The prediction has a mean pLDDT of 89. A computed fold for a 79-nucleotide RNA from a Solirubrobacterales bacterium, annotated as c-di-GMP-I riboswitch aptamer. The model forms 100% of the base pairs in the Rfam consensus.
RNA sequence: CCACGACAAAGGCAAACCCGCCGCGAGGCGGGGGCGCAAAGCCAGAGGUCUCGCCCAGCGAGAUGGCUCGGCCACCGAA
Numbered sequence: 001c002c003a004c005g006a007c008a009a010a011g012g013c014a015a016a017c018c019c020g021c022c023g024c025g026a027g028g029c030g031g032g033g034g035c036g037c038a039a040a041g042c043c044a045g046a047g048g049u050c051u052c053g054c055c056c057a058g059c060g061a062g063a064u065g066g067c068u069c070g071g072c073c074a075c076c077g078a079a
Stems, first nucleotide, its partner, number of pairs: 004077002012037002017032006035066001041072003045069003048064007
């Protein structure tokens, strides 16, 4: 340095649900809350799923990164 991921250490993030706000909606943001996560950090590139619209066997726009793959960066150091 790369790979790897422990009955290690220091930490981090935050599901469902509740409250408030934004959005036609999927959903997002903040607070609470913790199901979990070794990338549950970042990126909608490919696919899937979801929402909206249309001239609806399809196309367009949007959402989802905690759906899969991929790309970039990264703490620690047992086997």